The part of an RNA shown here (large-subunit ribosomal RNA, domain IV) has 343 nucleotides and comes from a Chloroflexota bacterium. The organism belongs to Chloroflexota, within Bacteria. The coordinates come from a structure-prediction model, not an experiment, and the mean pLDDT is 90. It matches the Rfam family "Bacterial large subunit ribosomal RNA".

Context: one part of a larger RNA
RNA sequence: CCCUCGCUAAGGAACUAGGCAAACGGGCCCCGUAACUUCGGGAUAAGGGGCGCCCUCUGGGGUGAAGGGGCACGCCCCCGGAGCCCCGGGGGGCCGCAGCACAGCACCUCUGGGGACUGUUUAACAAAAACACAGCUCGCUGCGAAGGGGAAACCCGACGUAUAGCGGGCGACGCCUGCCCAGUGCCGGAAGGUUAAGGGGAGGGGUACACGCCCCAAACUGAAGCCCCGGUGAACGGCGGCCGUAACUCUAACGGUCCUAAGGUAGCGCAGUCCCUUGUCGGGUAAGUUCCGACCCGCAUGAAAGGCGGAACCACUGGAGGACUGUCUCAGCGGGGGGCUCG
Numbered sequence: 001c002c003c004u005c006g007c008u009a010a011g012g013a014a015c016u017a018g019g020c021a022a023a024c025g026g027g028c029c030c031c032g033u034a035a036c037u038u039c040g041g042g043a044u045a046a047g048g049g050g051c052g053c054c055c056u057c058u059g060g061g062g063u064g065a066a067g068g069g070g071c072a073c074g075c076c077c078c079c080g081g082a083g084c085c086c087c088g089g090g091g092g093g094c095c096g097c098a099g100c101a102c103a104g105c106a107c108c109u110c111u112g113g114g115g116a117c118u119g120u121u122u123a124a125c126a127a128a129a130a131c132a133c134a135g136c137u138c139g140c141u142g143c144g145a146a147g148g149g150g151a152a153a154c155c156c157g158a159c160g161u162a163u164a165g166c167g168g169g170c171g172a173c174g175c176c177u178g179c180c181c182a183g184u185g186c187c188g189g190a191a192g193g194u195u196a197a198g199g200g201g202a203g204g205g206g207u208a209c210a211c212g213c214c215c216c217a218a219a220c221u222g223a224a225g226c227c228c229c230g231g232u233g234a235a236c237g238g239c240g241g242c243c244g245u246a247a248c249u250c251u252a253a254c255g256g257u258c259c260u261a262a263g264g265u266a267g268c269g270c271a272g273u274c275c276c277u278u279g280u281c282g283g284g285u286a287a288g289u290u291c292c293g294a295c296c297c298g299c300a301u302g303a304a305a306g307g308c309g310g311a312a313c314c315a316c317u318g319g320a321g322g323a324c325u326g327u328c329u330c331a332g333c334g335g336g337g338g339g340c341u342c343g
Stems, first nucleotide, its partner, number of pairs: 001338008010329002014327001019324001027051005036041001038172001052094012067079004071074001095099001107322007114314002119131002135170007147156003173309004178239003183236002185232005192227003198221002203216005240258005267301001268298001279295005
């Protein structure tokens, strides 16, 4: 000096990215417990008090000896309550600094974000706000189903049958989920346009004495698809610009104009989204680029790639406080094991 453990004056997070680590707390009984809430919860909330040993009195429960009685006599029945065991309650006393078994056994509170929840995951750097999930919704599928595996037979689906199965999205619950169908997709459309082979053969050509054989070929006819006409957003997706205007200013309910398929509704908002930005105001601190509450000028929120709420839950994540501490001021001492020397 390293590892590991124990203790430490005064201070008590001043450490640090961050209380990381450590410390505190911890059991049982009694008292007592807030906001909020889906009325279950939150709750062991929080916060208090008691706890050993000896003597004595006493309640309840279990077992049931001796002894006594009875007869239908048996490992029988009844009375009986000793002793022992268990759970308590009252009174008195003893000792120590300390009685939870000197062990072991949650630190607590306030407030945001995310995900409802129990679960699942990167075997061996990630356990999470990722995945899953009940539930909601859209689409497909009428049964030899759709879908899937296979070259096929065949099998799964399912010995199921639309309250079923498959696929997509969202993700408990509550309140909700606006506008655009122009483009793309999908669905529907007995017309029309276009359109291949095929059908059809006007007409033309080769050969040829001829019959014939062969070739080219216009009309017309001929599917799906595409065009076309509609529908459809919990389908892919999208959801404007400029100028002016109110009797202080400022702002603009209002007006004009251009463009669009339609110009972002409710809600939320400097956000896990805000560049400018440490925005501005308020709160908390002596002091706060973080945090909480507001404002709205949303670089670039927004409604099932869901929006906004939300009790409970969480080895998630941000901020604050109490308690407590060697994290620190700032280091010291001690135990064990290494390192060092010898072997």